[in-house]
RNA sequence: GAAGUUGGCCGGGCGGUCGCUUCGCGUUCGACGCGGAGAGGAAAGUCCGGGCUCCUCAGAGUGGGAUGCCGGCUAACAGCCGGACGCCGCGAGGCGAUGGAAAGUGCCACAGAGAACAGACCGCCAGCGGCCCGCUUCAGGCGGGUACGGGCAAGGGUGAAACGGCGCGCUUCCCCAGAGGAAGCGGGUAGUCCGCGAGGACGCUAGGUAAGAGCUCACCGCGUGGGUGGCGACACCCACGGCAAGGCAAACCCCAUCCGGAGCAAGACCAAAUAGGGGAGCGAUAGCGUGGCUCGCGCUGCUCCCGGGUAGGUCGCUUGAGCCGCCGGGCAACCGGCGGCCCAGAUGAAUGACUGCCACGGCGCCGCAAGGCGCAUGACAGAACCCGGCUUACAGGCCAACUCCCCUU
RNA sequence: GGGCGGUUAGCUCAGUCGGUAGAGCAGCGGACUUUUAAUCCGUUGGUCGGGGGUUCGAGUCCCCCACCGCCUACCA
Numbered sequence: 001g002a003a004g005u006u007g008g009c010c011g012g013g014c015g016g017u018c019g020c021u022u023c024g025c026g027u028u029c030g031a032c033g034c035g036g037a038g039a040g041g042a043a044a045g046u047c048c049g050g051g052c053u054c055c056u057c058a059g060a061g062u063g064g065g066a067u068g069c070c071g072g073c074u075a076a077c078a079g080c081c082g083g084a085c086g087c088c089g090c091g092a093g094g095c096g097a098u099g100g101a102a103a104g105u106g107c108c109a110c111a112g113a114g115a116a117c118a119g120a121c122c123g124c125c126a127g128c129g130g131c132c133c134g135c136u137u138c139a140g141g142c143g144g145g146u147a148c149g150g151g152c153a154a155g156g157g158u159g160a161a162a163c164g165g166c167g168c169g170c171u172u173c174c175c176c177a178g179a180g181g182a183a184g185c186g187g188g189u190a191g192u193c194c195g196c197g198a199g200g201a202c203g204c205u206a207g208g209u210a211a212g213a214g215c216u217c218a219c220c221g222c223g224u225g226g227g228u229g230g231c232g233a234c235a236c237c238c239a240c241g242g243c244a245a246g247g248c249a250a251a252c253c254c255c256a257u258c259c260g261g262a263g264c265a266a267g268a269c270c271a272a273a274u275a276g277g278g279g280a281g282c283g284a285u286a287g288c289g290u291g292g293c294u295c296g297c298g299c300u301g302c303u304c305c306c307g308g309g310u311a312g313g314u315c316g317c318u319u320g321a322g323c324c325g326c327c328g329g330g331c332a333a334c335c336g337g338c339g340g341c342c343c344a345g346a347u348g349a350a351u352g353a354c355u356g357c358c359a360c361g362g363c364g365c366c367g368c369a370a371g372g373c374g375c376a377u378g379a380c381a382g383a384a385c386c387c388g389g390c391u392u393a394c395a396g397g398c399c400a401a402c403u404c405c406c407c408u409u
Numbered sequence: 410g411g412g413c414g415g416u417u418a419g420c421u422c423a424g425u426c427g428g429u430a431g432a433g434c435a436g437c438g439g440a441c442u443u444u445u446a447a448u449c450c451g452u453u454g455g456u457c458g459g460g461g462g463u464u465c466g467a468g469u470c471c472c473c474c475a476c477c478g479c480c481u482a483c484c485a
Base pairs, nucleotide, nucleotide: 001405003403004402005401006400007399008398009397010396012358013357014356015355016354017353018352020038021037022036023035024034025033026032027031040380044391045390047389048388049387050386051385052263053262054261055260059295060294061293062292064259065258066257067256068255069083070082071081072080073079084098085096086095087094088093099254100253104252105251106248107247108246121156122155123152124151125150128149129148130146131145132144133143134142135141164220165219167217169215170214171213172212174208175207177205178204180202184196185195186194187193221243222241223240224239225238226237227236228235229234267315268314269313270312277306278305279304280303281302282301286300287299288298289297308484309483310482322341323340324339325338326337327336328335329334360378361377362375363374364373365372366371410481411480412479413478414477415476416475419434420433421432422431428465436452437451438450439449440448458474459473460472461471462470
């Protein structure tokens, strides 16, 4: 210098004129004057959580809902902080609803041979049975061929996914030769047993021997057990197993934890007003009491519809998990102590309109440049009981830390 | 303010347990008719309101956003 990453902050400043809401004081009771205060980081969406209020307490069961790696913070949370693991990025860093698929049920379209007790299209195999050919000592022979039967699953191909992956080596059911050898070998039961074997068991040496299979070893994946470290998620190490146990739980479900319902138009009080009318339902084994159902508890005529009346005021209402500063604890979220401060409360709903100067961006002109002049405009959006979060929208600007690349010293 | 529901073809609506989205009317073409209507036959037409996620795969399941609609005072 350039490209980024993360976190935090601001989101115009000072005035003038005319207005609005509210509080205090004064004059006075129609009001007026003076002074003070008057939107946001999201006040928003209403997506979570809590306070508060009412439903008797918010009780039991069931249903339902939410959350879901670990530890911590908190009034609580789906939030935040710190960590683990997986993926992405050269990196700073970012993303992750990340418990259970060897409890069960279900689904896996199309393509493909086969999609979960898998399967054989191409391919591969001539050891075995069959067939064909040749030789011949004519047999229980030899050699060659053939994928019909049969076998295999290395590779191709399909798919989102193909039932562990890669590699070295050894062995073989069987055949034959030789030298031994004289009777065992294999399987199985609690036990009596079963099969092969003097037509040679069994081991040894040498050789032959399909695809493959089995085994050993090494590494990766998986699982089980143990050890070490860590509160833990988990990491590392060792041994063993020998591939069984694919994916989906933002499908049902299982496990663990949490949740009663409604919402300030909650709710309390004052005032005003009337047709305590009509219809329907249920009647104490009932109805209602707030909002799934059942039980429990409480009340006794209750509920619904049509019709009728009033739509004025006060409280709730803003002092609160409050804000600022200092100190201390903690990696941090956060917590504790001390001191200081009061910071919107409207209810058809105030917080506005016009304008002057300055600052920062945009455009045009002048100027080598510093700069000067002119023009238009300035983001998203606006409290409504209150807080803690999340998410979404946002012109423009500032700060800090860190990463990568290039250049110079 | 608070609480609910909905958005699929031009219009009105289906879409069950996730597997290439349909019906009626309308439109277009043809037949019938002198012509039109009606009727019959055929046919066109879809960012499933927008974005993201889970999944091999989303109209459907989950999250965020936009728009539209409904309900909600007190008294007897």

Predicted 3D model of RNase P RNA and transfer RNA as a complex of 485 nucleotides. It holds a member of the Rfam family "Bacterial RNase P class A". By type it is a ribozyme. The coordinates come from a structure-prediction model, not an experiment, and the mean pLDDT is 76.